Model confidence (mean pLDDT): 83 of 100. The RNA shown here (c-di-GMP-I riboswitch aptamer) has 75 nucleotides and comes from a Solirubrobacterales bacterium. Its Rfam family is "c-di-GMP-I riboswitch aptamer". Rfam describes the family as follows. GEMM was predicted in a large-scale screen for bacterial structured RNA regulatory elements. Of the family's consensus pairs, 94% are formed in the model. It was read from a public genome assembly, where an Rfam model found it.
RNA sequence: CCCGACAAGAGGCACCCCCGUCGCGAGGCGGGUCCGCAAAGCCAGGGGUCUCCCGCAGACAGCCCAGCUGCCGAA
Numbered sequence: 001c002c003c004g005a006c007a008a009g010a011g012g013c014a015c016c017c018c019c020g021u022c023g024c025g026a027g028g029c030g031g032g033u034c035c036g037c038a039a040a041g042c043c044a045g046g047g048g049u050c051u052c053c054c055g056c057a058g059a060c061a062g063c064c065c066a067g068c069u070g071c072c073g074a075a
Stems, first nucleotide, its partner, number of pairs: 012037002017032006035062001041068002045065003048060004
C1' cells in the first nucleotide's frame, strides 16, 4: 500500500402514523415521529405487487435478483 467481519468507532437513513402540498390514482415532496436497516445509498435491467384515463401508460428500490458506488478496519 492492497484485500478484508459491523467486532469497535465516526456517523447515516428513517417504518407506521400525523400535518401541509402535488397527483384521477398507486404514490411523490416537505416537516414531525422513529419500527427498523451494513448499504434502508443509487439504479426500473429481470421478476413481483399496486394504480388508472386499461396505453408501447404509470407507481413501488424498507419485496427478491442483477448492476454501480460507499465510512472504518481485526484476524